[in-house]
Context: one part of a larger RNA
RNA sequence: UUGGGCGUAAAGUGUUUGUAGGUGGGUUCUUAAGUCCGUUGUCAAAUCCUAGGGCUCAACCCUAGACAGGCGAUGGAAACUACCGAGCUAGAGUAUUGUAGGGGUAGAAGGAAUCUCUAGUAGAGCAAUGAAAUGCGUAGAGAUCGAAAAGAACACCAACAAUGAAAGCACUUUGCUAGGCCGACAUUGACACUGAGAGAUGAAAGCUAAGGGAGCAAAUGGGAUUAAAUACCCCAAUAGUCCUAGCCGUAAAUGAUGGAUACUAAGUGUUAUGCGUAUCGACCCGUACAAUGUUGUAGCUAAUGUGUUAAGUAUUCACUUGGAGAGUAUGUACCUAAGAAUGAAACUC
Numbered sequence: 001u002u003g004g005g006c007g008u009a010a011a012g013u014g015u016u017u018g019u020a021g022g023u024g025g026g027u028u029c030u031u032a033a034g035u036c037c038g039u040u041g042u043c044a045a046a047u048c049c050u051a052g053g054g055c056u057c058a059a060c061c062c063u064a065g066a067c068a069g070g071c072g073a074u075g076g077a078a079a080c081u082a083c084c085g086a087g088c089u090a091g092a093g094u095a096u097u098g099u100a101g102g103g104g105u106a107g108a109a110g111g112a113a114u115c116u117c118u119a120g121u122a123g124a125g126c127a128a129u130g131a132a133a134u135g136c137g138u139a140g141a142g143a144u145c146g147a148a149a150a151g152a153a154c155a156c157c158a159a160c161a162a163u164g165a166a167a168g169c170a171c172u173u174u175g176c177u178a179g180g181c182c183g184a185c186a187u188u189g190a191c192a193c194u195g196a197g198a199g200a201u202g203a204a205a206g207c208u209a210a211g212g213g214a215g216c217a218a219a220u221g222g223g224a225u226u227a228a229a230u231a232c233c234c235c236a237a238u239a240g241u242c243c244u245a246g247c248c249g250u251a252a253a254u255g256a257u258g259g260a261u262a263c264u265a266a267g268u269g270u271u272a273u274g275c276g277u278a279u280c281g282a283c284c285c286g287u288a289c290a291a292u293g294u295u296g297u298a299g300c301u302a303a304u305g306u307g308u309u310a311a312g313u314a315u316u317c318a319c320u321u322g323g324a325g326a327g328u329a330u331g332u333a334c335c336u337a338a339g340a341a342u343g344a345a346a347c348u349c
Base pairs, nucleotide, nucleotide: 004320005319007304008303012317014201015200016199017198021194022193023192025088027086028085031082033081034080035077036076037075038074039073040072041071042070043069049065050064051063052062053061054060091191092188093187094186096183098181099180103177104176105175106174107173108172110154114150116148118146120144121143125136126135163168206247207246208245209244211242215241216240220236221235222234223233258316260315261314262313263312266295267294268293269292270291271290273288274287275286276285299306300305322349323348331342332341334339
């Protein structure tokens, strides 16, 4: 429990494709299902309502009548929705000329740094901290200079910049591949929007199997601190982090703002493309479209704020209905497991 809401108070599914369903551009024609008008049947009585009457009044009782509405029948109307047929191009696709990009995937190559190992020089400390200690070092450390190997990540450029549905994506280069935007206006002719179920994808952590393992580092072991210190600080260090093939399916998965379309003041940046002007040419200047920022009017808002990228004005889906109990119990379906999805009540304030 609504004529209410959903950035921050409860509430937008993590994202996307799409079935059923719901909604849907312009013109014309048909039908008459919805819709509207007339007539008619029925909806027992009592009750309610209206008018009148009877008990001295009233409650009560009697008589008569009606509105509105439901379900049918029948005769009409044709504006709107729907249906039949035809046709249109402003929505949406397809093809085409260009163009920007860390979009994806597979391969190849690179340098700096780190660690290890090896050869030389040198000879006592190094490292760490608030201060220390544990630790490393005369079996030659640390420092410095050559050779080699390994794994992971790619400084500067770098931007409130780009790109992708989201998660995400950055050294260089090659192959394959997807989408966007601008222009011209060829082509199809409403083919569209949303979307319960369903499919796909989905950071990190975690799991299974085979590898790999430099650095970092849960757990763990030492050293400190402290009343204690299962921590913060220090020395080590294993899973893991990396790769391949599967699983898991969750995040403050955030813009805490679902999607699509239309309309509604301006100013000022950035990115991509086109046009005009100017010029020998480029810049400058003006302008169009798409994206991305910022200031801000009207409006909205509890306020904060938002404001053509709306939280404004209009339409569809998900979700919400006091706190705690509780994202718990139980059941169901999923998973190797961990768990995840759905999801109460009693008691209590």

Notes: The part of an RNA shown here (small-subunit ribosomal RNA, central domain) has 349 nucleotides and comes from a moss metagenome. It matches the Rfam family "Bacterial small subunit ribosomal RNA". The family has 99 seed sequences and 42,628 matches in Rfam 15.1. Its mean pLDDT, the model's own confidence on a scale to 100, is 84.